[in-house]
Context: one part of a larger RNA
RNA sequence: AGCAUAGGGCGAAUGCCUUGGCACUAAGAGCCGAUGAAGGACGGGAUAAGCACCGAAAUGCUUCGGGGAGUCGCAAAUAGACUUUGAUCCGGAGAUGUCCGAAUGGGGAAACCUACUUGAGCAACCCUCAAGUAUCAUACACUGAAUACAUAGGUGUAUGAAGGAAGACCAGGGGAACUGAAACAUCUAAGUACCCUGAGGAAGAGAAAGAAAAAUUCGAUUUCCUAAGUAGCGGCGAGCGAACGGGAAACAGCCCAAACCAGAUUUAUCUGGGGUUAAGGAAAAAGCAAAGGAUAUAAAAUUAGUAGACGAAGAAGACUGGAAAGUCUCACCAAAGAAGGUGAUAGUCCUGUAGUCGAAACUAAGUUUAUACAGGCUUUUCUCCAGAGUACCAUGAGACACGAGAAAUCUUGUGGGAAGUAGGGAGGACCACCUCCCAAGGCUAAAUACUCCUUAGUGACCGAUAGAGAAUAGUACCGUGAGGGAAAGGUAAAAAGAACCCCGGGAGGGGAGUGAAAUAGAACCUGAAACCCUAUGCUU
Numbered sequence: 001a002g003c004a005u006a007g008g009g010c011g012a013a014u015g016c017c018u019u020g021g022c023a024c025u026a027a028g029a030g031c032c033g034a035u036g037a038a039g040g041a042c043g044g045g046a047u048a049a050g051c052a053c054c055g056a057a058a059u060g061c062u063u064c065g066g067g068g069a070g071u072c073g074c075a076a077a078u079a080g081a082c083u084u085u086g087a088u089c090c091g092g093a094g095a096u097g098u099c100c101g102a103a104u105g106g107g108g109a110a111a112c113c114u115a116c117u118u119g120a121g122c123a124a125c126c127c128u129c130a131a132g133u134a135u136c137a138u139a140c141a142c143u144g145a146a147u148a149c150a151u152a153g154g155u156g157u158a159u160g161a162a163g164g165a166a167g168a169c170c171a172g173g174g175g176a177a178c179u180g181a182a183a184c185a186u187c188u189a190a191g192u193a194c195c196c197u198g199a200g201g202a203a204g205a206g207a208a209a210g211a212a213a214a215a216u217u218c219g220a221u222u223u224c225c226u227a228a229g230u231a232g233c234g235g236c237g238a239g240c241g242a243a244c245g246g247g248a249a250a251c252a253g254c255c256c257a258a259a260c261c262a263g264a265u266u267u268a269u270c271u272g273g274g275g276u277u278a279a280g281g282a283a284a285a286a287g288c289a290a291a292g293g294a295u296a297u298a299a300a301a302u303u304a305g306u307a308g309a310c311g312a313a314g315a316a317g318a319c320u321g322g323a324a325a326g327u328c329u330c331a332c333c334a335a336a337g338a339a340g341g342u343g344a345u346a347g348u349c350c351u352g353u354a355g356u357c358g359a360a361a362c363u364a365a366g367u368u369u370a371u372a373c374a375g376g377c378u379u380u381u382c383u384c385c386a387g388a389g390u391a392c393c394a395u396g397a398g399a400c401a402c403g404a405g406a407a408a409u410c411u412u413g414u415g416g417g418a419a420g421u422a423g424g425g426a427g428g429a430c431c432a433c434c435u436c437c438c439a440a441g442g443c444u445a446a447a448u449a450c451u452c453c454u455u456a457g458u459g460a461c462c463g464a465u466a467g468a469g470a471a472u473a474g475u476a477c478c479g480u481g482a483g484g485g486a487a488a489g490g491u492a493a494a495a496a497g498a499a500c501c502c503c504g505g506g507a508g509g510g511g512a513g514u515g516a517a518a519u520a521g522a523a524c525c526u527g528a529a530a531c532c533c534u535a536u537g538c539u540u
Stems, first nucleotide, its partner, number of pairs: 001539009015525001016490002020462002022459007029451002031164002039100003042055003046078002050074002052059001061094006070082003105114003115133007135161009169200001170198005180187001184235001210218002222249005232240002253443003256387001260273006278421001280385003283381006293373001295372006302365005308357003314330001316329004331348002333337001339351003392416008402428001423438005477484002497524001500511004
């Protein structure tokens, strides 16, 4: 030095565990903000660094309910307090709420500096305290130039807005490239990513100038299944890709403008009535009918929610054990044998579970009642009305599955520019016939999309190199910055966490003691391997 055996050290794998995650389900909620948000800074404790909680009324205050014996958070300890005159704790409603932040009196290098007005305190306008003082929009009032009336402008009052978020969903305005086409330019990726604006709990769409096709058809919109990878589009390449029809979910329809009438005045407008569709309305004339609302406010009770309450049955015996919930032997409950805990595996020990009850206060929903508001039909006919720089055309673009194509349809920049119910549009160029419909105004629940969040639950999801980046951390740390971004769980049933003695400066160790166990001793469950050491044997 090597090999073997035994015992240790280091080391952290493995096993077991779970406080944390992941993915979903069902309900709820779907917003907060000048009454100052989201997010922070700085403070507040007897001792107080961090987290949590709170705000100079600061680890809390008031009140109304619940609850019933201990309490002063995580978090020990000492001191000192509180509490059956009901504390701590839980829920409802309030009060207080420094400074920054849209930040809003002015300023500013966020959490700081510095004013004015009014009021209060005070001997004292020194000082302190309280309230107010930003901008924009709209309305009203008062003022008011050049400039006569006016207008611009100015001032004041009232109301509103602003900012945040959930990295989600929705609508609109803009809008790539990589890539694919085995290169690349039309094309694709894709109206995707991304930016901006706006809104809601959903949004958008929506009551036919529709879809169809010979049937005297259907009857708003949305979503799903199908039709169908079909018809088509396409350097007819790569690729893109419908609709009709059928079956489901959910269902709901309405209001203006105008004609005409009345009123008002600033004399061409406003307000009220009327009226709203395809053979309609007004006007004139003649008749008939009594139907229930998607609105607002208030009240009542109801049902839920935001605290809770009751809640069956073994103090069974024996055995093993440190410990019984285990084993053996007897019982019992069950509308409860879900689950968790308790010194090993508990229906009957604890918390619970099934079931049944419960709110002073606040919230939500629908119902009922009351009030207000809205809310019909038919016939006849001269006349009147029925959305104009609109439809449409030309041209340039865009959207339609449809790339200019035979290219309808929809939107629109530019230029032209109608009709008036004997009217107008559509049926994929265009024309005729036929059929369907009535543009150029508006509103509309449900079925649909999503999940920061709340409650209850689920898993052939993970179990500490996994599962979120995070068993908590966007921390430590890195970077000027945008930004990047960790590691780190387990003594024991219970600290019973080792009094006392010895060696040592200490660290550490040896006894003693605790414990079932200390090779469970805090560097603490199990404790593999690499690596190191000791002892013994063999070989060289």
Overview
Large-subunit ribosomal RNA, domain I from Tissierella sp. QWL-11, 540 nucleotides, folded computationally. It matches the Rfam family "Bacterial large subunit ribosomal RNA". NCBI's taxonomy places the organism under Bacteria, Bacillati, Tissierellia, Tissierellaceae, Tissierella. RNAcentral holds the full RNA, with entries from ENA.